[in-house]
Molecule: transfer RNA
Organism: Vicugna pacos
RNA sequence: GGAGGAAUAGCUCAGUGGUAGAGCACAUGCUUAUCAAGUAGGAGGUCCUGGGUUCAAAGCUCAGUACCUCCA
Numbered sequence: 001g002g003a004g005g006a007a008u009a010g011c012u013c014a015g016u017g018g019u020a021g022a023g024c025a026c027a028u029g030c031u032u033a034u035c036a037a038g039u040a041g042g043a044g045g046u047c048c049u050g051g052g053u054u055c056a057a058a059g060c061u062c063a064g065u066a067c068c069u070c071c072a
Stems, first nucleotide, its partner, number of pairs: 001071005007065001010024004018055001026042001028040003048064005
């Protein structure tokens, strides 16, 4: 320099145009003499950044940023 991939909750990842989710982790209640386990109901997201398309974008499109793989 060229090609491809992935960027979504603290972490690992779903979500192919119409209300953003799961598991683990976190805080609280119950349970226990205590802890763990279990259980109940929660908190936590400007969906990497900026444009475009659309009535409507996490998903389509363009550019950028940082990362991974391959080629040179």